A computed fold for an 84-nucleotide RNA from a Bacillota bacterium, annotated as transfer RNA. The coordinates come from a structure-prediction model, not an experiment, and the mean pLDDT is 81. Rfam family: tRNA. Gene Ontology term of the family: triplet codon-amino acid adaptor activity. It is annotated as a transfer RNA. The organism belongs to Bacillota, within Bacteria.
RNA sequence: GCCGGAAUGGCGGAACUGGCAGACGCACGGGACUUAAAAUCCCGCGGUGGCAACAUCGUACCGGUUCGACCCCGGUUUCCGGCA
Numbered sequence: 001g002c003c004g005g006a007a008u009g010g011c012g013g014a015a016c017u018g019g020c021a022g023a024c025g026c027a028c029g030g031g032a033c034u035u036a037a038a039a040u041c042c043c044g045c046g047g048u049g050g051c052a053a054c055a056u057c058g059u060a061c062c063g064g065u066u067c068g069a070c071c072c073c074g075g076u077u078u079c080c081g082g083c084a
Base pairs, nucleotide, nucleotide: 001083002082003081004080005079006078007077010026011025012024019067028044029043030042031041032040046057047056048055049054060076061075062074063073064072
């Protein structure tokens, strides 16, 4: 240099054909149980603003296509593998 693959919450990891982003697990917070704890069970759990209701943003980054993009197209960055 060329080719292929990957990048999603605090962590792992889904999302098939473009149609509510974050299933599921771990971690964390609250509660129940217990003398107390562990285990187990229930509920919650992305960021920002807000007392709250709620609003808004969010799939490595920048653009594009589309009514609509993690998904399709172009470019860029980082990592992994292959070829030379």